[in-house]
Molecule: transfer RNA
Organism: Palea steindachneri
RNA sequence: UAGAAUGUAGUAUAGUGGAAGUAUUAAGAGUUUUGAUCUCUUAGGUGUAGGUUCAAGUCCUAUUUUUCUAA
Numbered sequence: 001u002a003g004a005a006u007g008u009a010g011u012a013u014a015g016u017g018g019a020a021g022u023a024u025u026a027a028g029a030g031u032u033u034u035g036a037u038c039u040c041u042u043a044g045g046u047g048u049a050g051g052u053u054c055a056a057g058u059c060c061u062a063u064u065u066u067u068c069u070a071a
Base pairs, nucleotide, nucleotide: 001070002069003068004067005066007064010024011023012022013021018054026042027041028040029039030038047063048062049061050060051059
């Protein structure tokens, strides 16, 4: 420099244009003599900026982060 992939909750990871989920972590409550375990509840979210659409995590463009390949 060229091509490809990747970015979603504190962490990891799903999501075929129509309710953004799961695990874990955190906080609170219950159980327990205490702690651990277990059960319940709550909170926390789509890299950034535009565009298409009634509606975008998803489609398009640009930009940026990380990784891989070639030189």